[in-house]
Context: one part of a larger RNA
RNA sequence: GGCGUACGGGGAAUGCCUUGGCGCUAGCAGGCGAAGAAGGACGCGGUUUGUCUGCGAUAAGUCUCGGGGAGCUGACAAGCAAGCUUUGAUCCGGGAAUGUCCGAAUGAGGAAACUCAAUCAGUUUACUGAUUAUCCUGUGCUGAAUUCAUAGGCACAAGGAAGCGAACUCGGGGAAGUGAAACAUCUCAGUACCCGAAGGAAAAGAAAUCAACAGAGAUGCUCCAAGUAGCGGCGAGCGAACGGGGCAGAGGCUAAACCUUAUUACUUCGGUGAUAAGGGGUUGUAGGGCUUUCAUAACGUGAUCCAUGAAUAGAUAGUCGAACCGGUCUGGAAAGGCCGAUCAAAGAGGGUGACAAUCCCGUAGGCGAAAUCGAAAGUGGCGCAGAAAGUUCCUGAGUACCACAGGGCACGAGAAACCCGGUGGGAAUCUGGGGAGACCAUUCUCCAAGCCUAAAUACUAGCUAGCGACCGAUAGUGAACCAGUACCGCGAGGGAAAGGUGAAAAGAACCCCGGUUAGGGGAGUGAAAGAGAUCCUGAAACCGUACGCCU
Repeated sequence: GGCGUACGGGGAAUGCCUUGGCGCUAGCAGGCGAAGAAGGACGCGGUUUGUCUGCGAUAAGUCUCGGGGAGCUGACAAGCAAGCUUUGAUCCGGGAAUGUCCGAAUGAGGAAACUCAAUCAGUUUACUGAUUAUCCUGUGCUGAAUUCAUAGGCACAAGGAAGCGAACUCGGGGAAGUGAAACAUCUCAGUACCCGAAGGAAAAGAAAUCAACAGAGAUGCUCCAAGUAGCGGCGAGCGAACGGGGCAGAGGCUAAACCUUAUUACUUCGGUGAUAAGGGGUUGUAGGGCUUUCAUAACGUGAUCCAUGAAUAGAUAGUCGAACCGGUCUGGAAAGGCCGAUCAAAGAGGGUGACAAUCCCGUAGGCGAAAUCGAAAGUGGCGCAGAAAGUUCCUGAGUACCACAGGGCACGAGAAACCCGGUGGGAAUCUGGGGAGACCAUUCUCCAAGCCUAAAUACUAGCUAGCGACCGAUAGUGAACCAGUACCGCGAGGGAAAGGUGAAAAGAACCCCGGUUAGGGGAGUGAAAGAGAUCCUGAAACCGUACGCCU
C1' cells in the first nucleotide's frame, strides 16, 4: 500500500408521514369603483426590535342587533405586568361608525405615498370642516361672419363617464416561425398579438330561408350525413350543405296609409305644408287603411309592467343528536388479543400515548335568525286575439340593382350564383319585388332596404360541500417553510434552496474536563437519548480505528 472482517465518522438516499398541491363534480356567485376600487405607502400593541395577521389618529380596534356560554387580552413566541368577564367577556354572524397618505386620483404641481394653493363656513392668533380636475348630457344666459338664425362662449357644483378584474363573448386591426421536404399563389390563420365594447353569459334569432313538384317552418348547441360533394401551384392541404336523430323551445314591437290634437309657416281664408304627440296598423294561401253591411263573446295566449305568491323558499352565525367512564392479558400507553354487552335513518371521516360504531369532534336524521340580502312556478290585473263587398290610399330609396376594384361564403375569378361594404351610375310600388349556383323560360317559394327576444351553449378569478386505480418534499404549483421571497438584471424580465425530537418539553437540575467557551463525560427525564434540538428511519460514495491475510 491492497483486500477482507468488525466498529465508527460523514452523508443524505430509502421507507413511513402530510399542513401543500393537481384534476374533477354539484351548488352559489358572476363583479368592484368618484359614497374613491384593485393595489400599495406609512402608522396603530403595557412590555412590541422585527415579520405575518388585523386595523386606521376612534388605528390587533368603536357602537348596535343576534348566536354562544367560561374563560379571555391574534401568530412566530415564552415570560412578566396590568386588566376584562355569568350586569355574559374573548369568539362567530348581520348592520353601522371611524377609515392617514398614494393610487382612475379628480384644487394646482409632482421624481407615487410629497410640495404648494384658492373660496366659503366655524373660530382665540393658531387651527378645523367643506368645496374647487376633465369630458358628455341636460338646463339657463349670451351670441359672430350674416337680418333672423346657427357655430361659438359663459354659468351650474344637476345627471352620467373614467379605473380595475381569471377565463368565456362580440367587434375593429392583424403577423411570422412552420408545411408545401426549396419557394412566390396556397398553408400556418383570421391563429398569436394589439385595440374597443358588453354581459352573467355574449352572439344569433322569427325567412325577400330551405326544398323540389312532396314538403318543411326563428336561432343556438350536439350526433350523423362525411373526410362525402366540392375547393386546391387539382400540390401541400382546405372542406361544406341538403336531409335525419337529440337538447331546448316563444314569439313580439314598429315605419306607412287613415283619424285626432297641439305648435308653427303660408294662405285665394276653403285650406295646404312642416314638426311633435295620441289612436290605428304589422303581412305573402298577400296584409292593412278608407266606405258600406254583418257579428261582438266564448275559447286561447303572454317573456315586459302592476299585484299576489312572499313577514316565503333560500343565503349569511348556530343547535339537538343513539350506544361499554365493561372485565382481563401484553405493553410506556389499549383503540390491539381473549371474554361479555349495547346502538344503528348514525359501521362517512378525523382525533385521542398502537388498529375506537358505543372516549372526543362529528355522522344519519331533525330544529333555528333580531338584522341584511332574497327568488321561482302558479294566480289575478292588464295586453293581444272577427266576417263579407267595394275602393286602389299604404306596405321601410341614394335602397335594390349595374359597372370597376376588393372582402366573406368549404368555393384560390372560376361557368361563380349568394352576402358585405369602397367609387361611380341608379329602379319598381302588388298587373310590384327577391330567390331557387352564369343566363333565359316555366314552375315553386319568400317579402329586403326598422327594432326586440328567454331556454338549450361557453367560461371560472371567488365562495361552499364533496370526490380521485392523482403527487407525496429532486414528486405535486415556481412556492407544504413569511415565495413571485432571497438573489440576478439599467430594464423588460429571470427566479431558487429550504418539511419531520417526543405521546407529552417531561428540551437535560446538579457535578466533572475546558477559555465563566465550543464540545464532551456523568447524573436525571423518557418506552427509547444509538429520539438531545445539525434531533424519525439513516443506504452508498468518501474518511478512519482495530484485527487477519498478501506484497
The prediction has a mean pLDDT of 84. This is a predicted structure of a 551-nucleotide part of an RNA (large-subunit ribosomal RNA, domain I) from a Myxococcota bacterium. The RNAcentral record of the full RNA draws on ENA. Rfam family: Bacterial large subunit ribosomal RNA. Gene Ontology terms of the family: structural constituent of ribosome and ribosome. The organism belongs to Myxococcota, within Bacteria.